[in-house]
RNA sequence: GCGGAUGUAGUACAUCGGUAGUACACGAGCUUCCCAAGCUUGUGAGGCGGGUCCGACUCCCGUCAUCCGCU
Numbered sequence: 001g002c003g004g005a006u007g008u009a010g011u012a013c014a015u016c017g018g019u020a021g022u023a024c025a026c027g028a029g030c031u032u033c034c035c036a037a038g039c040u041u042g043u044g045a046g047g048c049g050g051g052u053c054c055g056a057c058u059c060c061c062g063u064c065a066u067c068c069g070c071u
Stems, first nucleotide, its partner, number of pairs: 001070007010024004018054001026042005047063005
């Protein structure tokens, strides 16, 4: 220099044009003499910038970061 993959909540992963979900973690409540465990409930996220579309995490372009391959 060229090509490819990945980027989603504090962490690990789903979802793939029509409300973004699960587990753990975190907050609150219940339970308990207290703690832990358990139960209920709540908060919180699409790397960034454009384009297409009635509607974009999803499709297209550029860019950034990480990883892999080629030279």

Annotation
This is a predicted structure of a 71-nucleotide RNA (transfer RNA) from an uncultured Clostridia bacterium. The prediction has a mean pLDDT of 81. It was read from a public genome assembly. It matches the Rfam family "tRNA".